Predicted 3D model of RNase P RNA and transfer RNA as a complex of 458 nucleotides. Its mean pLDDT, the model's own confidence on a scale to 100, is 78. Rfam match: Bacterial RNase P class A. Rfam classes the family as a ribozyme.
[in-house]
């Protein structure tokens, strides 16, 4: 002085007027005073929990989800650390990365063949069969054959390369390399790395059924609980088991055991528990645009120290930091500040700009959107000392 | 604020073991009638809501984001 790679904050400030939401005080009450009001993603609801309700969340079975290894964690499909393949000279990025030798199913179309491999052209015809010619050694052409090197075609054609060898060929044989197997050593461990051994058997797809290993009970603050208020607790259809014992002429009543229609239960079984002016199933119709709670102090925030490579995590010390429900957080002006164009007395004046978005029960985390500005670590180039 | 469910031609919709993108109404041409209409016959119309993946190949499979609809006191 060029290119680039990782990560980190900030997302204007101060000040006045004028308003909205909530909370504390002080007032009878209007009102006063005081101190508080949106994000890095509050959004998408794609995971994952806390809560709460229903049984305290049960057992199979089925569904579902996750998948390299180790850890963090309340818990995860998140996060850090690492192996392996992948890309980049390189910092570095990046991959839904179990098994296809368990079974099954698929591989259009082209092609001779698509997985039980296969002669279209090619090449060869040694030995073996006919035929023709012969200088009698043989030479030629036909067949049966042989043959995965070579063209084709395909996303893919049954290991790759290179010598040998052969009638021509072929792991046929060797040499590296892939690739299986076994054992040594490192390493929690995914895996490496190092000897043997085997001539190669095992195309590809599991974000195809399916194996394997772990995990998951539904449902969601409109969960859910108290008070108000208002109608008639309206109409229809269906379902439901009794049994002993007293009273009574009798209709019926009263106790006591016991069943189940239905329900908790979200697919199905079982299994618990609830069930008698009972359950379900469709019409009809009143009320509140009702209030209170849940409702924000909680896996919290900053700060320091220790532990860990780090995600993290343990101690102490400090602060409370919106809680509204037709839903507040907002508009206006003055000053500074940043970016961008002009103009020009060189540091002053003029214009313009400033993004995505916007709590709604409440964390963790992905994953979308977004003007821009600082800062810190690190790689390559090229210059000069 | 939560909870399902769709997205293909101008309109309603079919598409399953992933290989061809269709039907019905509607449009365009041509015949038939004086003319229209109905009818015959032939043609045009497609980012399969939008990116990325998996795969030789994707309306199908698997992720994100957009947009409409339905239901919950």
């Nucleotide at each position: 002085g060029g290119a680039g790679u990782g990560g980190a904050a900030c997302a204007g400030g101060c000040g006045a007027a004028c308003g909205c939401c909530g909370g504390c005080g002080u007032g009878a009450a209007a009102g006063c005073g005081c101190g508080g009001g949106a994000g890095g993603a509050a959004a998408g609801u794609c995971c994952g929990a806390g809560c709460u309700c229903c049984a305290u969340a049960g057992g199979g079975c089925a569904g579902g989800g996750u998948g390299c290894u180790g850890g963090c964690u309340a818990a995860c499909g998140g996060c850090c650390a690492g192996u392996c393949g992948g890309g980049g000279c390189g910092a570095c990025c990046u991959g839904a990365a179990g098994g296809a030798a368990a079974g099954u199913g698929c591989c259009a179309c082209a092609g001779a063949a698509a997985a039980c491999a296969g002669a279209c052209c090619g090449c060869c015809g040694a030995a073996g069969g006919c035929c023709u010619c012969u200088u009698c050694g043989g030479a030629g052409g036909c067949c049966a054959g042989g043959u995965a090197a070579g063209g084709g075609u395909g996303a893919a054609a049954a290991g790759g390369u290179g010598c040998g060898g052969u009638a021509a060929g072929a792991g046929c044989g060797c040499a590296c390399c892939g690739c299986g197997g076994c054992g040594g050593c490192a390493g929690c461990g995914a895996u490496g790395u190092c000897g043997c051994c085997g001539g190669c058997a095992c195309g590809g797809c599991a974000a195809a059924c399916c194996c394997c290993a772990c995990c998951c009970g539904g449902a969601g603050c409109a969960a859910g609980a108290g008070c108000g208020a208002a109608u008639a607790g309206g109409g229809a259809g269906g379902c439901g088991a009794g049994c002993g014992g007293g009273a009574g002429c009798a209709a019926u009543c009263c106790c006591g055991c016991g069943c189940a229609a239905g329900g908790a239960c979200g697919g199905c079984c079982c299994g618990u528990c609830c069930g008698a002016u009972g359950c379900c199933u469709c019409c009809g119709g009143g009320u509140u645009g009702g209030c209170u709670c849940g409702c924000u102090c909680g896996a919290g925030a900053c700060c320091g120290c220790g532990g860990g490579c780090a995600a993290c995590c343990g101690c102490g010390g400090c602060c409370c930091u919106a809680g509204a429900u037709g839903a507040a957080u907002g508009u206006u002006c003055g000053c500074c500040g940043c970016c961008c164009c002009g103009c020009c007395u060189c540091g002053g004046c003029g214009g313009g700009g400033a993004a995505c978005a916007g709590a709604a029960c409440u964390c963790g985390g992905c994953u979308u959107a977004c003007c821009g500005u600082u800062c810190c670590a690190c790689u390559c180039c090229g210059g000069c000392c | 604020g939560g909870g399902g469910g769709c997205g293909u031609a101008g309109c309603u919709c079919a598409g399953u073991u992933g290989g061809g993108a269709g039907a019905g109404c509607g449009c365009c041409g041509c015949g038939u009638u004086c003319g229209c209409a109905a009818c015959g016959c032939g043609g045009a119309g497609g980012u399969c809501g939008u990116c990325g993946g998996u795969u030789c190949g994707a309306u199908c499979c698997c992720g994100u984001c957009c947009g409409c609809c339905u239901c919950c006191a």